[in-house]
RNA sequence: CUCUUAUCAAGAGCGGUGGAGGGAAUAGGCCCUAUGAAGCCCGGCAACCUGAGGUGAAAGUGAUACUUUCCUUAAAAGGUGCUAAAUCCUACAGGUCAUAUGAUCUGGAAGAUAAGAG
Numbered sequence: 001c002u003c004u005u006a007u008c009a010a011g012a013g014c015g016g017u018g019g020a021g022g023g024a025a026u027a028g029g030c031c032c033u034a035u036g037a038a039g040c041c042c043g044g045c046a047a048c049c050u051g052a053g054g055u056g057a058a059a060g061u062g063a064u065a066c067u068u069u070c071c072u073u074a075a076a077a078g079g080u081g082c083u084a085a086a087u088c089c090u091a092c093a094g095g096u097c098a099u100a101u102g103a104u105c106u107g108g109a110a111g112a113u114a115a116g117a118g
Stems, first nucleotide, its partner, number of pairs: 001118008013042001015041003021032003026091004043083003048079002050075001052073003056070006087110001092107006
């Protein structure tokens, strides 16, 4: 970098440092920001991987045993991740309602993260 699968309306600081920008890219909108942006450090959140339990389910094998998958419970030592607003909203296709341009729903695209494969 590409592919596959899962998730993306929950949650998380009156801290330190830093100094002007930030919200992925393009466009439009709407926001955050000197009452201090990004970045970094510390703290925190979550539970994808991970380890433990189940007097839950399914499948395989000759087996009241073992293995695998799923579900579930609590945890947080380790690998990541995240820590304004739905992935901030829209962009493409379709449905519904209103009506001259909007509201709403579903799907897709793009993106983010994890795990696996190449």
This is a predicted structure of a 118-nucleotide RNA (SAM riboswitch aptamer (S box leader)) from Ornithinibacillus halotolerans. Lineage of the source: Bacteria > Bacillota > Caryophanales > Bacillaceae > Ornithinibacillus. It was read from a public genome assembly, where an Rfam model found it.